[in-house]
RNA sequence: UUUUAGAGUUUGAUCAUGGCUCAGGAUGAACGCUGGCGGUAUGCUUAACACAUGCAAGUCGAACGGAGUAGCAAUACUUAGUGGCGGACGGGUGAGUAACGCGUAAGAAUCUAGCUUCAGGUUCGGGACAACAGUUGGAAACGACUGCUAAUACCGGAUGUGCCUAAGGGUGAAAGGCUUGCUGCCUGAAGAAGAGCUUGCGUCCGAUUAGCUAGUUGGUGAGGUAAAGGCUUACCAAGGCAUCGAUCGGUAGCUGGUCUGAGAGGAUGACCAGCCACACUGGGACUGAGACAAGGCCCAGACUCCUACGGGAGGCAGCAGUGGGGAAUUUUCCGCAAUGGGCGAAAGCCUGACGGAGCAAUACCGCGUGAGGGAAGAAGGCUCUUGGGUUGUAAACCUCUUUUCUCAGGGAAUAAAAAAAUGAAGGUACCUGAGGAAUAAGCAUCGGCUAACUCCGUGCCAGCAGCCGCGGUAAUACGGAGGAUGCAAGCGUUAUCCGGAAUGAUUGGGCGUAAAGCGUCCGCAGGUGGUACAACAAGUCUAGUGUCAAAGACCGGGGCUCAACUCCGGAAAGGCGGUGGAAACUGUUGAACUAGAGGGUCGUAGGGGUAGAGGGAAUUCCCAGUGUAGCGGUGAAAUGCGUAGAGAUUGGGAAGAACAUCGGUGGCGAAGGCGCUCUACUGGACGGCAACUGACACUCAGGGACGAAAGCUAGGGGAGCGAAUGGGAUUAGAUACCCCAGUAGUCCUAGCCGUAAACGAUGGAUACUAGGUGUGGCUUGUAACAAAACGAGCCGUGCCGUAGCUAACGCGUUAAGUAUCCCGCCUGGGGAGUACGCUCGCAAGAGUGAAACUCAAAGGAAUUGACGGGGGCCCGCACAAGCGGUGGAGUAUGUGGUUUAAUUCGAUGCAACGCGAAGAACCUUACCAAGACUUGACAUGUUGCGAAUCCCCUUGAAAGGGGGGAGUGCCUUCGGGAGCGCAAACACAGGUGGUGCAUGGCUGUCGUCAGCUCGUGUCGUGAGAUGUUGGGUUAAGUCCCGCAACGAGCGCAACCCUCAUGUUUAGUUGCCAAUAUUAAGUUAGGCACUCUAGACAGACUGCCGGUGACAAACCGGAGGAAGGUGGGGAUGACGUCAAGUCAGCAUGCCCCUUACGUCUUGGGCUACACACGUACUACAAUGGCAAGGACAAAGGGAAGCGAAGCUGCGAAGUGAAGCAAAUCCCAUCAAACUUUGCCACAGUUCAGAUCGUAGGCUGCAACUCGCCUACGUGAAGGAGGAAUCGCUAGUAAUCGCAGGUCAGCAUACUGCGGUGAAUCCGUUCCCGGGCCUUGUACACACCGCCCGUCACACCAUGGAAGCUGGUCAUGCCCGAAGUCGUUACCCUAACCAUUCGUGGAGGGGGAUGCCUAAGGCGGGGCUGGUGACUGGGGUGAAGUCGUAACAAGGUAGCCGUACCGGAAGGUGUGGCUGGAUCACCUCCUUA
Repeated sequence: UUUUAGAGUUUGAUCAUGGCUCAGGAUGAACGCUGGCGGUAUGCUUAACACAUGCAAGUCGAACGGAGUAGCAAUACUUAGUGGCGGACGGGUGAGUAACGCGUAAGAAUCUAGCUUCAGGUUCGGGACAACAGUUGGAAACGACUGCUAAUACCGGAUGUGCCUAAGGGUGAAAGGCUUGCUGCCUGAAGAAGAGCUUGCGUCCGAUUAGCUAGUUGGUGAGGUAAAGGCUUACCAAGGCAUCGAUCGGUAGCUGGUCUGAGAGGAUGACCAGCCACACUGGGACUGAGACAAGGCCCAGACUCCUACGGGAGGCAGCAGUGGGGAAUUUUCCGCAAUGGGCGAAAGCCUGACGGAGCAAUACCGCGUGAGGGAAGAAGGCUCUUGGGUUGUAAACCUCUUUUCUCAGGGAAUAAAAAAAUGAAGGUACCUGAGGAAUAAGCAUCGGCUAACUCCGUGCCAGCAGCCGCGGUAAUACGGAGGAUGCAAGCGUUAUCCGGAAUGAUUGGGCGUAAAGCGUCCGCAGGUGGUACAACAAGUCUAGUGUCAAAGACCGGGGCUCAACUCCGGAAAGGCGGUGGAAACUGUUGAACUAGAGGGUCGUAGGGGUAGAGGGAAUUCCCAGUGUAGCGGUGAAAUGCGUAGAGAUUGGGAAGAACAUCGGUGGCGAAGGCGCUCUACUGGACGGCAACUGACACUCAGGGACGAAAGCUAGGGGAGCGAAUGGGAUUAGAUACCCCAGUAGUCCUAGCCGUAAACGAUGGAUACUAGGUGUGGCUUGUAACAAAACGAGCCGUGCCGUAGCUAACGCGUUAAGUAUCCCGCCUGGGGAGUACGCUCGCAAGAGUGAAACUCAAAGGAAUUGACGGGGGCCCGCACAAGCGGUGGAGUAUGUGGUUUAAUUCGAUGCAACGCGAAGAACCUUACCAAGACUUGACAUGUUGCGAAUCCCCUUGAAAGGGGGGAGUGCCUUCGGGAGCGCAAACACAGGUGGUGCAUGGCUGUCGUCAGCUCGUGUCGUGAGAUGUUGGGUUAAGUCCCGCAACGAGCGCAACCCUCAUGUUUAGUUGCCAAUAUUAAGUUAGGCACUCUAGACAGACUGCCGGUGACAAACCGGAGGAAGGUGGGGAUGACGUCAAGUCAGCAUGCCCCUUACGUCUUGGGCUACACACGUACUACAAUGGCAAGGACAAAGGGAAGCGAAGCUGCGAAGUGAAGCAAAUCCCAUCAAACUUUGCCACAGUUCAGAUCGUAGGCUGCAACUCGCCUACGUGAAGGAGGAAUCGCUAGUAAUCGCAGGUCAGCAUACUGCGGUGAAUCCGUUCCCGGGCCUUGUACACACCGCCCGUCACACCAUGGAAGCUGGUCAUGCCCGAAGUCGUUACCCUAACCAUUCGUGGAGGGGGAUGCCUAAGGCGGGGCUGGUGACUGGGGUGAAGUCGUAACAAGGUAGCCGUACCGGAAGGUGUGGCUGGAUCACCUCCUUA
C1' cells in the first nucleotide's frame, strides 16, 4: 500500500487467429425534453477579430514659487505648474517559441530603488527654466518670441573611509523640511529579497529531410557590457556539428498538477500556483535601480476617427459592455468594511487587485416534493381464452408531521495588539412564533449485448440502428397506447480522452500452414560473451545528508447542522546533487588457464569451382547406292512432305546441343546449383593424434560479394526444341488446348539485370532433454590372409516415435521441446507492393514505400454434409441380348399457342399433358351477354299474419309479375304448440373471391431404396467420432466373424389378403359315377367327383454331398403340389422437393355486401394457321371376306336387368315370362381359335377418314354439340428420320368380356379370363441408387461459388499545359526613426583662462558614415487551392460478353520473367506442391 471481471459479431456447426462494437470513469462542454430550494466552485476552448461608452495609477503643500477661496487678520483650505516617488508591480492573453524557453541539479565573471543593521558625513557658493505677464501662430492638437521668479530642480569649490594606478599621483558626495525630535540627503560595508549570466541531465512527430556551418570553430589585440563570452571588430589558423539523428519540415507556451489505469503507462496543461513570451503589425532607442516599457516616446505599415484639407488623434490579450465568428460561455452591479498595493510624517487619497452581490442545473454536495393506516381490490384505462388479469394501497377516505413555503418578531460573527470610530455583503446567515399537505417530477429505455412486454397502426413503405441487425400483412426492433425497468432536479444524445485493448505486449504478444525469417554468405560500428586470482569502484547495493515552492493527492484531527468546501498537523515512494561504506555480480586494469575458437601433422570421400583436351550413342542436314507410292499426323482429320523419287534401307560426310545405363529420400556446395572421360590449378568438409596460440568468440543496422529462369548490350554460333507469327483442325466463337511449319531465344565469350512457391513457406550460434531402424564417410574392438559380418565412437542424411509443445494439422536430439545471445520482420481485409519523392538500371524494371476512401469481416486448421466431366465395391429392364411399340398416316383425347363477349379454374422435367373430370346438349358451371332480387337460393334468433297445399287465366325467353278459384289439416292441460308459407327490422347469411409462401388433412416423389437414429461407455479443447467402419454373405444395417464398444428403437423380414396341393365339415340355386326319366341335370335320387366356403395341414436351408474360416452362407441333389422371400397384393423409416391441393373438405388473415352474393334464358368450356403428349385403327396373305364348329372368368341388375314370341336388312320396336338373383336376365355363339371356300400382292374383296341420303334411341330440348343403323362415297396410309418407351414368364405380345360414371354418350379408366413367346455373354459404357474413400474457395449446398473487360450512376484520389495563394532563406536597389562613429557647419547661462575682444572645457543642433525595419526588383526551395483533358481505384437487388479459378473445374494450379490477345487470360522458359488418379522403386511401422 489493498489490487487485474467481461460480452456481441466471420461458420451448417467447431477451435484458434484477427479486426470492429458495447458495458466504466472523466469534461471550462454543447444540444433536446423537463425544472423546487440551498451551499461551494466554475463560466469565449472559436476571430492574438474590430471596438462605442464609463472606469482600471496615482500621490505628496511636512520640497518650491505662484494663483484662487474664506476670514479684519493670524491663519485655514484648494491646486494648474516646477520637483520627488510610483506608472518595470498589480491585472490580461498564449500569438510566437522545439529554445538554457521550461523542469531539475549545480556554478561564477555581476547589479540592485525602496527595507534592515553598522560606520562616517550633511560645508561654502553660483547661474537658470516653468508657472506668471505681454505679444503672437493655428480649426484643433499644440506652439513661437520677449520679460520676471523659487526649490529637496541644475552647476562649481572644499572634505572624504571608497575606486583606479606605472605608486609619483589621479578621481570623486550631499538638501533640506516641519519643528524640538522626527524625517530626509550623501559616502562606504553587510543582510534580506529580487534580477542578469553559464553548465550537466530531461523535454513531440517526420529519414519519402543526410549532410549542415563563414562570425561559422578556435586564438591574439582592441572595443563593448552591471557582468563571462564572436557579444562586436581587425588579423591568424581551419576548424565545429551529425545515423547516440545534425540540418530541414510540421506541431506546440513549459511545469506543479489534472483525467484514466491494479500498476507500468496513456492522454492532457481550463480554474489555482511558479516560470517564460506578448501587448494593432514591424523596427528603435530614451528615462530609470530596474524596461527596450506599451492605460510612456520616435519611425514605418494596415485600419478607424476628427478636420476649416493646412494638419491632427487612437490602440480593452485590464473590469463591465458592443458587433462579429461560433454548437457555445455572464452585469456597461456594490464597496474599499476586510486582505494586499502606490504615495504621504500623518490624516488621508487612489486601487474593475480584491471583498461581495447578479446571471447560467455548467459541475460537485446536501434537502424536499409528505408519513402511517386504508380492499367493495371502486371508477376509468389497457388486455382478454369473456372466467379473468393489470394499473393497485395506488386513489378516494381517516389520522399525523411541517424540512421546504408564506407572514410576523428577534438578529450575528467577519472588527484588529490602548480607547473610540468604521460592515459592501445584509436586516443576510441563524433563532422563535403562526398558518396549512399545503408551493414542488421528470427523462430515457424495454430483440440480444442489457434491467424491463403486450395491443393497435404501417406493410422493404414510413422509419429505426452503438454492433449484430429489424421492416416485403399476424413487427416484444418502425409510430402510438397501456404496462414495466433504470436514474432522478435532472435525464438522454453528441463530441473528446483513458480504460476494457495482452489490439505496439518493459511488466505483457508473435513469425511452418492464420499478418510476419532478409534468396544466401562475408563483415565495420553496435549488442552479447568461457575458467580461476588480485586491484579499482563506473554500473549495482546500502546509511546519513541537501533539495524537489505553496496548493493538490494520502493519513490523522478541527470548523461550517452533515457533505461538498475549508483550516491545522504529519508522512511515503521516486528524481537530482554531495558524503561515508560493501565488493557477490557486470565493468575496467593486471597477470594466468584451456573445455570455445584457431593452428600443426597423418589420412579419407565427393556431379564443389575454373580452364584445357578427348569420346561414343542419338537427331537433323548433305552426297551416293537400293527401291516404289505413299509418308506424316490425329479422338477423327486436314495443312505439310512425296513420281523433279519422299518415307524405308545401306555407305560416306558435316554441324550443334545434351551426356542413357550406373543413379540411389545416395554425394558435394553458403545459397543459386552441380552428373561422359582425362589433365592442370583451386576452395571447403570429415576422421585420428595432442607437444602450439591462449577467448583470438557469437551475431550483425549501414556496407560488400554471390545469386535459377526470363530479359538487355556487343560479337560469335544455331542440330533439336521453340514465345511471337503463319497455316490446318475443334468450336456458337477459339486471339487456346491438338496438328504442320517457325523467328527471337535456348549454346559460347565479355558486360548488365538482381528477381522466383530463391521453400523445410521453419534466420544464425551455444547447451540440455527416451529410444528404435535405414543409409553415406572415417576411426576402432572381436575376427582376420582378404572381403564380409557383429559391436563402439564422431560427422552427415532419412523414416517412426516418448516426454514436451501446438488452434489443429503436426514437430519431436537435423525440434515447431527446455533456455541464453544477436539480427530481420508482423499488427484487420481491400485500396496496394499502388501513387508521389528519392536511389539503382541501357531498358524492362528493381529497392524504399503512403494516404483518401471503403467493408465487418478477410484468413488458418479441423468437423458434418452435399457435389466432382475423382477412385474402389455393389444393385436396378440401367445398359447389353431379345420381343413389341411411340416418333411418319387418319381419327380420338389432353395440353400449349392463337382466337373470342366467354373460350371458367387448377396441374407444368422425371413426379403436368385419356391429369382433377368414374363420362360439359340444359343442369353440371365456377366463364360471357342480357333480364331480375336484396335478410337474400341456404342456417339460427325476434315479432306479426296466414293453415299448408292444389288448380286455372294473363304477361314474359324464363326467372319473375298480375289476377281468379279450391282448400280450413295435426297435437293440446284450450293458454297454446310442432311443421309449412308470407311480411318487417336487425344481428347475420353468402362468396368455386385472394393467399397451398399463414395452415390442418390428404397425396405425389426419391423408393419397397436399405437406410435413419438413440441410451450408456470410450476418444477428441471442440464441432464431432466410435457403435453404423473392417473380412465374408444377403433381396436386405440379412446374418456370421473381428473390433472400445455394449445394448436398444423406427425401417428389412415375418405376422394380413389372394392364387397353387391335400384333409375335413357342409350339399342349394352347384354337381351327375351308378338307377330311373326328359328335347334339356328337365325331374326323381345321390353328395363319390367338380365346385362353393369355413377349419386345418404343408416349406423350415429341415435332410444329403461339396465349398467356406469348425461361422454365416452359397452350389448341387433327394423327397415334395410347391424350394430357398413359391407367384401376386396390401404394407412406404428419418427425411427431401416452401412439390401438389384454400376449386373435395376444414381453416387464420385480407377483400365484396342492391354485389366478387342469388335466380333465369341463351351462349361458352366442343373455337383452329399451328406445336407437343397419350391412345385407337391401319398400312395387309401369320391377312381380309363368307359359311360352319368349340372353349371362359369376373361382374352388374328394381325409376333396374329384361327372356321367349312377333315386326324390321339393321339400329330398334312390340311384348311381357322370370329375377332384389351360384336359381332369372345382361349373355344367342366371348373373341382370337378351328374347318371349308374365294381373294394372289394391287392403294386391292387392305384401310377405313370424310361427305351425302334415309332412319333408330335417350331426353323439355340432339342447330351450335350425343350415340347407333342402313345404303352410297372411299382420303391419308406400301412399317415410319433424328430420337425415344415398355417388358425377364403365365411375363411381353395378341384376343375378346365385364363394370363404374351414366337419361343418353368410352378408342379412356378399373377389372376379368383365352392363346402364349424370345433373350439375359456380361457390368466396359448411359441413367438412377447404396456403402467406403479422396479433393473442395460449395452449406440457398454444382440449377453452387466465382473472375475480368465493357456500359451507367456516385465517391475519394494520382498525372497534367497552366492559373492562383502561403511560407522560407537568398542576391541587388532604396533606406525612416535611432544608437555609435566622424565633422571648428551653426548655437551655447553657470566652470577655467582672459588682453574683457574672446578663447577653452562641456553641451545642443545640423551634416555625414556603418548598421538597419518596412518597401521594390530577380531567380530559387518547400507547401496549398484550382485546372481542359487523362489514369487506375472503390461502391452500387435484378445490364452486356465470355467462363479464368474452386472437383483431375473439364488443358492440374501457382510463382518469377518475356511475348501476345475484347476480357477473364494464353503460350514459351525455369521453379514449387499449397496437385487428383493409377502403377513402380525405396524407406518405415506391426505380427

Small-subunit ribosomal RNA from Geitlerinema sp. Sai004, 1487 nucleotides, folded computationally. Model confidence (mean pLDDT): 84 of 100. Lineage of the source: Bacteria > Bacillati > Cyanobacteriota > Geitlerinematales > Geitlerinema. Rfam family: Bacterial small subunit ribosomal RNA.